The part of an RNA shown here (small-subunit ribosomal RNA, central domain) has 350 nucleotides and comes from a Phycisphaerales bacterium. The coordinates come from a structure-prediction model, not an experiment, and the mean pLDDT is 89.
Context: one part of a larger RNA
This record gives sequence, C1' cells and structure tokens, in this order.
RNA sequence: CUGGGCUUAAAGGGCGUGCAGGCGGAAUGGAAGGUCUUCCGUGAAAGCCCCCGGCUCAACCGGGGAACUGCGGGGGAAACCAUCAUUCUUGAGGCAGGUAGAGGCGACUGGAACGUGUGGUGGAGCGGUGAAAUGCGUAGAUAUCACACGGAACGCCGGUGGCGAAAGCGGGUCGCUGGGCCUGUCCUGACGCUGAGACGCGAAAGCGUGGGGAGCAAACAGGAUUAGAUACCCUGGUAGUCCACGCCGUAAACGAUGCGCACUAGAUACGAGAGACUCUGACGUCGAUCGUGUCGAAGGAAAACUAUUAAGUGCGCCGCCUGGGGAGUACGGCCGCAAGGCUAAAACUC
Repeated sequence: CUGGGCUUAAAGGGCGUGCAGGCGGAAUGGAAGGUCUUCCGUGAAAGCCCCCGGCUCAACCGGGGAACUGCGGGGGAAACCAUCAUUCUUGAGGCAGGUAGAGGCGACUGGAACGUGUGGUGGAGCGGUGAAAUGCGUAGAUAUCACACGGAACGCCGGUGGCGAAAGCGGGUCGCUGGGCCUGUCCUGACGCUGAGACGCGAAAGCGUGGGGAGCAAACAGGAUUAGAUACCCUGGUAGUCCACGCCGUAAACGAUGCGCACUAGAUACGAGAGACUCUGACGUCGAUCGUGUCGAAGGAAAACUAUUAAGUGCGCCGCCUGGGGAGUACGGCCGCAAGGCUAAAACUC
C1' cells in the first nucleotide's frame, strides 16, 4: 500500500461557500513526460537457486548457468494518462420572456384574546380540585359595560400544501433582496463534480450590556396528596421567554440515509406548469418538464423494509466505523466572559 462496511447492529460531518488536492464531455493534429516494445551499457566477487564435479559421505570447496526484479543510453509504437494547438455543443453558465412561494431584511399597520388602570351597573361570593385548602373579595371582588394603556402571539384560510442549504419560515401593506421552476435555443464554449484545512450560517437553553415585561413559567414560597412527597395536582411567583447589539456553537441539528452524474417496470394523489383538444365558458379534458407523498415490479436487504426522491446498477470526491465498560472522560493544545465546546487517550476490567 491493501479488506469489509456506515437507515435500525460501531459508523454520514448540523448546513453551506470554497483555496489546495482528487476526478473530469466530443473531434482533429503535434510533440513524446508517463506507458509498451527492442537493442546496448551497467547491475564487483562471494552468498541464495539450478546443473556438473573434488575431499570415502556431509558440512565445506571448485566450475558453469540462472538471477540480480534496478539504473543509464539509442531506436520504435501512439490507444490510454498527462501536455500543446485548433475546433465542437450535449455538461455548466449567460441572455430574453413568463411564473409559484410562511425564502431573507427593514419600516408601517390590524383585529381577536389576555392583563392592568379609571369610571358605571351590581351586592356576596369568586377561584380552584378527585375532594379540598392556600389565594382573592363588603377598603365592593367574581360577573358585566365603556374608555385608556401594555406586551406577546397571529384563529379561520391551512392542506397528506408551499419556500429555504440546513437551522428554520405563517395577520396585513409597502420598500429592498436571495434562490427555484417553465419556455425560447439567441450567446459563452468544459468555464465542470467533489472538497482536507479555511470561512460563513446554525433550534432551544445559557452568557454580557441596555431596554421591555401582558401571558406563561425553571428556581423559590405556600396549600394539598402521601408512610414520606425536596414530585405529579392547586394558589402564587423570579430569572427567562420579547427587542437591540455582542457571545456561545450544541441537539433524537433525523429521512437516525453525504454531495454530484448516468442507467434500471409501472400505478395513483397533490403543488408549479409551457403547450394541445373541445370550444368560449365563474368551465372541462389531455399534458412534456420540475417538485412533494403513497402503493408497487425487477433488484437489494439479516429482516423490518427499500424500490426513478433507492437502501438497485455503476463512476467521482469527501466524512466516518473497527468488541463492551473505563470515556466522549483524563492530560495537552485551540476556542470561550463563563457555562463549556472541539480535538482525544491509557491503565484496569469483562
């Protein structure tokens, strides 16, 4: 160097952008670095291996051969790899015209509910539970009406739906902005795929500074329950949840399934949808292509299952696994304000 694997047995990096690297479409021509072939030189002797021989045999020794898989040089070949030049359009991208969408950011704004305040009505309970009690209420609660203020979240539509790389995204309007899909086939002409490091994004909780604080609610207090009850139930309630800026960088970050390309029966539903048909209607039918699901053939799989959204058949590149515990720990390093994160053992033991 090499094996077998990674949905559920150990194993896909949380996700992207991308330097290096690896890999890379079609045609023609050149040169000949790799590659193949031939010849020459060299590859000391001894040893190893084969054959023959000498000591009575052997060890040992002598002769010959082979080998020395290598290196250098000359000639030849040109398919493949690499290279140079020219060309091509199917990969990739651009351009033009459409199109769907909770994709992102900012500003403004709406109604329901809830809470609080003030005022009105009213007059004894309310609340809560399995039942209660703590709690609230004649200093007028609960209920109800009006007005005002406040914060957070957006019912119906809503979907087995859509968008996004993932995390994730749902009231409305406007502004700015990313990506996708369809059609045309006008342009560029391999500009591609992957991607160690690196860089960026990254739920919730948590941290820093400053705001905000309706509801909910770790901690905490009280009431119950119970043998006890540091719980489950109830009454309260602070961080937090919200905003701005800066950190953290984790997750059952899951499809427990890396990305890209090609190929390999179908059926059905939904979303986007050029076009076609019938024909002009608040229509209907068919429908290439793209996406999202379900069922299912071949195949695969230990099975469950999977099956054109593969876990099938192949190729390219990356990540990862190698018995359980010790342990995702110690030590060291790097990062972090901290919490901690990343990298990551061994003794010992079964």